This is a predicted structure of a 355-nucleotide RNA (Bacterial RNase P class A) from a Planctomycetota bacterium.
The coordinates come from a structure-prediction model, not an experiment, and the mean pLDDT is 77.
RNA sequence: GCCGCCAGACGACCGCGUCCAUCGCAAGAUGGCCGAGGAAAGUCCGGGCUCCACAGGGCAGGGUGACUGGUAAAUCCAGCCGUCUCCAGUCGCGGGGGGAUAGGGACAGUACAACAGAAAGCGAACCGCCUGCGUCGGGCAACCGGCGUCGGUAAGGGUGAAAAGGCGGGGUAAGAGCCCACCGCUCCGACCGCAAGGAAGGAGGCAUUGCAAACCCCAUCCGGAGCAAGCCCAGAUCGUGGCAAGGUGCUGCCCGCACCGUUCGAGCUACAAGUGGGCGCCUGAGGACCGAUGGCAACGUCGGACCUGAGAGAAAUGGUCGUCUUCGACAGAACCCGGCUUACCGGCGGCUCAC
Numbered sequence: 001g002c003c004g005c006c007a008g009a010c011g012a013c014c015g016c017g018u019c020c021a022u023c024g025c026a027a028g029a030u031g032g033c034c035g036a037g038g039a040a041a042g043u044c045c046g047g048g049c050u051c052c053a054c055a056g057g058g059c060a061g062g063g064u065g066a067c068u069g070g071u072a073a074a075u076c077c078a079g080c081c082g083u084c085u086c087c088a089g090u091c092g093c094g095g096g097g098g099g100a101u102a103g104g105g106a107c108a109g110u111a112c113a114a115c116a117g118a119a120a121g122c123g124a125a126c127c128g129c130c131u132g133c134g135u136c137g138g139g140c141a142a143c144c145g146g147c148g149u150c151g152g153u154a155a156g157g158g159u160g161a162a163a164a165g166g167c168g169g170g171g172u173a174a175g176a177g178c179c180c181a182c183c184g185c186u187c188c189g190a191c192c193g194c195a196a197g198g199a200a201g202g203a204g205g206c207a208u209u210g211c212a213a214a215c216c217c218c219a220u221c222c223g224g225a226g227c228a229a230g231c232c233c234a235g236a237u238c239g240u241g242g243c244a245a246g247g248u249g250c251u252g253c254c255c256g257c258a259c260c261g262u263u264c265g266a267g268c269u270a271c272a273a274g275u276g277g278g279c280g281c282c283u284g285a286g287g288a289c290c291g292a293u294g295g296c297a298a299c300g301u302c303g304g305a306c307c308u309g310a311g312a313g314a315a316a317u318g319g320u321c322g323u324c325u326u327c328g329a330c331a332g333a334a335c336c337c338g339g340c341u342u343a344c345c346g347g348c349g350g351c352u353c354a355c
Base pairs, nucleotide, nucleotide: 001351002350003349004348005347006346008324009323010322011321012320013319014318016035017034019032020031021030022029023028037330041341042340044339045338046337047336048335049226050225051224052223056255057254058253059252061222062221063220064219065218067079068078069077070076081103082101083100084099085098086097087096104217105216109215110214112210113209126157127156128153129152130151132149133148134147135146136145137144138143165183166182168180169179170178184206185204186203187202188201191198192197230279231278232277233276239271240270241269242268243267246260247259248258249257286307287306289304290303291302292301293300294299
């Protein structure tokens, strides 16, 4: 640094809730078993399940983005590659361990990049340096210095996050990849790897700024709504008015399709009345253990034997005393499951790196 497990215990008394048993016409009483989490939080992903006729086609819209695997699926997990970074170590490199990664495309196009600076995408010169010319001064002369101007320059200095690759040498009037060696960059690339990639060696004086978590392009995926989903039973009420020829059916739009309707009025809408009970609701991609087996791992396959441990319905587990103790934090289910993220006292155990 990472991972796994536990999450106060026991006893007594009183109290709460589902269920079971007994008593009771009923209200209720007595007794018994059991009764929140590793995150129950966040509602960030993915599903199971339910309904919408088929969810059919297209547009819009949205998600994802190295590679290979795992899983029901996933933006999750495992391994591994690239880039960046930290630790120890070394003369230095390599190798080792840890961390981050929104990791396809900047040569399809568009947009943006303040200020400073001469100049921030194809062009340039603020201070400088150099040749020539003119002029002034010093000097016997060679030459030295000042000012101005045509031209050359981008090595030195300045500004900046970034300024026509870096460093050393040669060369030049002074300079410049102008030339050379090394590094970097671009292209080719034996060979290794399932792949992303790595890479011996070679060629070339050579760099098309950054940004797509900007619009966008590429590839790929996506019907919708959600347990207040929905199903069943019973009962009650009270229907009235307006619009109307087309309407209804799933976020938006179009097409298709199905159904209902066209004055015997589909449907939309305004007002008014009523709304009780049951199911869904816990047997699941379930949990725990042993053995064999495939795989680096995540995880899978086979066999054995065991468990089922809240299902509330305005929402239940609290108080007192005693003992022990690691002196206990963060914190309470509401259809269920797989993840991620966040909060957190203490204890036990494992793996890895360094000292």